Fluoride riboswitch aptamer (crcB RNA motif) from Acetobacterium sp., 60 nucleotides, folded computationally. Its mean pLDDT, the model's own confidence on a scale to 100, is 79.
Formats: sequence, C1' cells, structure tokens
RNA sequence: UUCAUACAAGGUGAUGGAGUUCACCUGAAUUGCUAACCAGCUGAUGACUCCUGCAGGAUU
Repeated sequence: UUCAUACAAGGUGAUGGAGUUCACCUGAAUUGCUAACCAGCUGAUGACUCCUGCAGGAUU
C1' cells in the first nucleotide's frame, strides 16, 4: 500500500414524512418504462399500515 474478515455506526431500495418488516451496500447500494426524431405512460410503499400532497367521483 492492497485484499479479506470482524466490530461499531450509518446508508440505499425512480417524487414527501413516520412505524414495522425484508433485501442490499460500506463509498457503494441507488438513479422507472416505451420510443430512440418529436414525444408518451404508471406510481408518493421494496412490502404492509398511517399522515401529507396530487388526480377522479359522490354527499353536505
């Protein structure tokens, strides 16, 4: 100096926050799909639940 392992701490999972749980990462995990010219489509979850925002409908 490099690699591996362990520990501690933390982070990530296409648009906000929280809880639970799963997976992944240690400077990476991650950064949606179609088209490949213009442009178009779905979704606030990785999954479950709640809140907020957005869209549609009904009632008062």

The source organism's lineage runs through Bacteria, Bacillota, Clostridia, Eubacteriales and Acetobacterium.